[in-house]
Order: sequence, then structure tokens, then C1' cells
RNA sequence: CCGCACUAGGCGGGGGGUCGGCGGUCCCCUGAACCCGAAAUCCGCCAUAUGCGGGGCUGAAUUCCCACCUGAGGCUUCUCAGGUCGGGAAACGGCCUUCCGGAAGGGCAGUGAAGGUCGGGUCCCACGCGACGGGAGCCCGUGAACCUGGUCAGGCCCGGGAGGGAGCAGCCAUAAGCGGGAUUUCCCGGGUGCCGUGGGCCAGCCCGGCCGGAGCCUGGAAGGAGGGUACGCCCCGGUCUGGGAAAGUCGAGGGUGGGUGUGCGG
Repeated sequence: CCGCACUAGGCGGGGGGUCGGCGGUCCCCUGAACCCGAAAUCCGCCAUAUGCGGGGCUGAAUUCCCACCUGAGGCUUCUCAGGUCGGGAAACGGCCUUCCGGAAGGGCAGUGAAGGUCGGGUCCCACGCGACGGGAGCCCGUGAACCUGGUCAGGCCCGGGAGGGAGCAGCCAUAAGCGGGAUUUCCCGGGUGCCGUGGGCCAGCCCGGCCGGAGCCUGGAAGGAGGGUACGCCCCGGUCUGGGAAAGUCGAGGGUGGGUGUGCGG
């Protein structure tokens, strides 16, 4: 150095999550990545921890081990933006509300505003007068089987007679009552009056006279002040998403260099 047979090793690794911690089952990245079985109130382990049980392949190098470079991707912190939730905050904006303020517009006014003054009215009380309503009185009519009056036929009673008496019907009259009329008298009443007198009130309003000489009424804008409200803005915190030519950390894969056997035979 070559051949054969073996052995160590290899047949994936990494990040996250979980865990006291390390692996696996789970999620993700990378990747050409043996087979079967179980694993979340879980499986196997303990800083010599980098899976467990069974089977198979490969095997000392392109494949195993180490160092360096590069590097997909992840994680942590920081930072920025956005969504969402909670808390704070009334300085600002928004909204609500009170007050001040009084713009535009409209109406009245030199045929005289505001204001002043005088008179009257409007309101209340009493009395008077009037109207209205009711009642009484008044006038007319009607109006009583008996218990109203007058006259009382007939009849009745008394009487010897003359004569006397009571008295029904009828007639006349009338009481209460009823009906009508007139409005002259009296009384009473009140959501009664273009009425009169006196008193009250005399604030407001209306009408008029006089003085006065330019405003008055309505309307509510801008603006200002106060109070309330957390919608916006702002501050703090939680959570989610995205970005970062920020820092740190882990790091698959790739590249370069180095390292690693045993036996037999030639």
C1' cells in the first nucleotide's frame, strides 16, 4: 500500500414551548434525512442528564469527530407604529348646560319713540235707578150634593086658626182653588246693566290731552365667563399585530482545514 472480516461511530440537526433541569411526544426552521410501538392529570432520565423498547442498514471516511468562516430561522431586551382593554387627566379641541353679550334680519316711530304728567276706563264694596225672573195685590171669567150666604117652589114640622119655623132642588152671590189679562202698586232674587252717586284700589294694562324730542319692540349670530362630560388629543399600564441598517443570544445547512481504529492474509 492492497484485499477480507469486524469494532467505535453514524443512519439528521436546530429554535420555541414545557420542565427544578436535560431529552422525547407538540409547534416552527432547515433538509437527500432507516422501519415498527407507546408517550400531557405524559414517557425516559439527573449537569457523565441530548430520549425509551424491538428490528434493520452502513461503517474507518464524500458519510464519523474537532476547530474556524459563512449563515436560513428562532428567542430576549430596546425602540417605533397601529389595533384593543383598563386607569388617570378638564390644559386644548368636541359635545351638553347656565349666564353675560348683543350682530344680521323683521316690525313700530317727526302723521312724534322712550320718559314724564293729567284725565278717563278696566277691578272691588255699598246705596240708588233700570231691565229681567218669581210671588202677592189688581181686573175678568170660572168655582160648593151636605158640612158657605141670600132667596127659598114643592114637600116637612108646630099651631084650632091667624100665623110661625127649619130648609132640599133651582136661581143669585161668594170662599179656597183654577184659568186668563194688564203691566199701574208692593215684596223677593242674582254669572243682571254702554246707568247714577259715594268709597276703596289707584300696581299693571288700555284710551285720550299736554310736555318731551329719537328712540322702542322682536330676534338671537360672533365673542366672553362658569359648570359638566373622557368622544378626540395627552399620560401610565396590560395584551395583540407589524416594522427596525439597534444590541445580545442560540443556531440548521454550506465552505475550509485538521483528527480517528482492531484482527487475518498478500
This is a predicted structure of a 266-nucleotide RNA (Bacterial large signal recognition particle RNA) from a Thermotogaceae bacterium. Lineage of the source: Bacteria > Thermotogati > Thermotogota > Thermotogales > Thermotogaceae. Model confidence (mean pLDDT): 79 of 100. Its Rfam family is "Bacterial large signal recognition particle RNA". Its family is annotated with SRP-dependent cotranslational protein targeting to membrane, signal sequence recognition and signal recognition particle, plasma membrane targeting in the Gene Ontology.